Predicted 3D model of a 74-nucleotide RNA (transfer RNA) from Poecilia formosa. Its Rfam family is "tRNA". The sequence is in RNAcentral, with records from Rfam. Model confidence (mean pLDDT): 80 of 100.

RNA sequence: GGCUGGUUAGCUCAGCUGGUCAGAACUUGGUAAUAAUAAUGCCAAGGUCAUGGGUUCAAUUCCCAUACUGGCCA
Numbered sequence: 001g002g003c004u005g006g007u008u009a010g011c012u013c014a015g016c017u018g019g020u021c022a023g024a025a026c027u028u029g030g031u032a033a034u035a036a037u038a039a040u041g042c043c044a045a046g047g048u049c050a051u052g053g054g055u056u057c058a059a060u061u062c063c064c065a066u067a068c069u070g071g072c073c074a
Stems, first nucleotide, its partner, number of pairs: 001073007010026001012024002019057001027045006050066005
């Protein structure tokens, strides 16, 4: 340098063909229960969907560029 995949909550990830409010588990805080703790149940916190543009009535989703990152080739 060329090809190709990824980037979504503090962490690990889902969300496939555009449509109402973006989710799970872990984590953290509270709470129930217990003599108390762990485990467990319930509630809550936490998101510029990497950044910028384009298409569209409407974009996490499609297209382009950029940034970071994995793989392959030279």